A computed fold for an 83-nucleotide RNA from a Gemmatimonadota bacterium, annotated as c-di-GMP-I riboswitch aptamer.
[in-house]
RNA sequence: CUCCGAUAAGGGCAAACCGCCGGCGACGGCGGGGCGCAAAGCCACGGGGUCUCGGUCUCGCCUGAGACAGCCCAGCCACCAGA
Numbered sequence: 001c002u003c004c005g006a007u008a009a010g011g012g013c014a015a016a017c018c019g020c021c022g023g024c025g026a027c028g029g030c031g032g033g034g035c036g037c038a039a040a041g042c043c044a045c046g047g048g049g050u051c052u053c054g055g056u057c058u059c060g061c062c063u064g065a066g067a068c069a070g071c072c073c074a075g076c077c078a079c080c081a082g083a
Stems, first nucleotide, its partner, number of pairs: 002083002005080001012037002017032006035070001041076002046073003049068007
């Protein structure tokens, strides 16, 4: 450097749900919680997808603004073990 996650160590993250706060909403932040995760780290101005709130009467995923990275692919970066 490349591949890889069967095993080990140190650990890491945190679904549903609950509380408080923010948002019209999707959803987000913090705390509890722990289903799971070897990228459940980053990226939504790379592509697709799903969802929300508007606009339109050209009602079709057409259009505007948003949300999701724990939906998938691509991209970037990284710990340990093994080859």
Overview:
Of the family's consensus pairs, 100% are formed in the model. Taxonomically the source falls in Gemmatimonadota (Bacteria, Pseudomonadati). It matches the Rfam family "c-di-GMP-I riboswitch aptamer". Rfam describes the family as follows. GEMM was predicted in a large-scale screen for bacterial structured RNA regulatory elements.